This is a predicted structure of a 75-nucleotide RNA (transfer RNA) from a Nitrososphaeria archaeon. The coordinates come from a structure-prediction model, not an experiment, and the mean pLDDT is 82. Its Rfam family is "tRNA". Gene Ontology term of the family: triplet codon-amino acid adaptor activity. By type it is a transfer RNA. The organism belongs to Nitrososphaeria, within Archaea. The sequence is in RNAcentral, with records from ENA.
RNA sequence: GGGCGGGUAGCCUAACCAGGAUAGGGCGCAGGCCUCCGGAGCCUGAGGUUAGGGGUUCAAAUCCCCUCCCGCCCG
Repeated sequence: GGGCGGGUAGCCUAACCAGGAUAGGGCGCAGGCCUCCGGAGCCUGAGGUUAGGGGUUCAAAUCCCCUCCCGCCCG
């Protein structure tokens, strides 16, 4: 330099192929119930520029382009 795959919350992950309107779940965190106190269990809640920018569209995490980062392969 070329090709392929990936980037979503503190961590992991679904939705992407085939666009559809509050981005869902698990762990963790905070509060409550319970308990002598905890843990477990149950309930509630907070936390997201979907890597960044641009484009297409009525509508983009999803499609297109560029850039950045990570991994693998080729030279």